Molecule: SAM riboswitch aptamer (S box leader)
Organism: Dehalococcoidia bacterium
Order: sequence, then structure tokens, then C1' cells
RNA sequence: CGCUUAUCGAGAUGGGGCGAAGGGAACCGGCCCUACGAAGCCCCGGCAACCUGCCCGCCAGCACGGGCAAGGUGCCAACUCCGGUCUCUCCUCCGGGAGAGGAAGAUGAGAG
Repeated sequence: CGCUUAUCGAGAUGGGGCGAAGGGAACCGGCCCUACGAAGCCCCGGCAACCUGCCCGCCAGCACGGGCAAGGUGCCAACUCCGGUCUCUCCUCCGGGAGAGGAAGAUGAGAG
């Protein structure tokens, strides 16, 4: 980097240091966050339970279910912030609105 697969309406949303003006993936349109300090990096803290590990139930074993949170990731404003950038269906006062599925994106795991 692309491929396969699972998940994405829950949760944490705090403190310190460096840092300086942006940030919420891209584009368009909204709406937000931000000098009471954005992004990014580091430390602490927290959430979760994808992988490993350990424990329990069941079992011949695997699998399955439950638990712990030690290790590997991940995550800690707003549903993946919202709509569109596609398709289909329904409704419509014809301006648009609603729903479903894609696409894209994010994260884990796996094989390259």
C1' cells in the first nucleotide's frame, strides 16, 4: 500500500509538559470546537474488550458462553458531528422530506 473479514446510536470525553493556529478524513453545503490555547508529540489518568494471556461453565477436545484487564492495538466533543458527492423505495404543498442499501472513512484481526 491494496486485499479479506468483523465492528462503527454505547463508553471514557480529566491533569501536566512542549507547541503555537488551526481542527472536526477528502470536496461542496451546514453546524460546531478552538488564545479560558487548535493540530501534533510526550507523561499520567480513563474507556472499551478486537487480538494474546489467564480464570469459570459446558465439553473427550475444539467450538460456544461468561469473567479479569496482565500483554499488543485502539479510543477518550457532537451517531463515522449532519446532509450531499451513488442506487432503490415511499411521501410531497414540487421547494423538498423520510427510509433502506452502497460508496468512502475509522479501528481490530488475517493472509499478502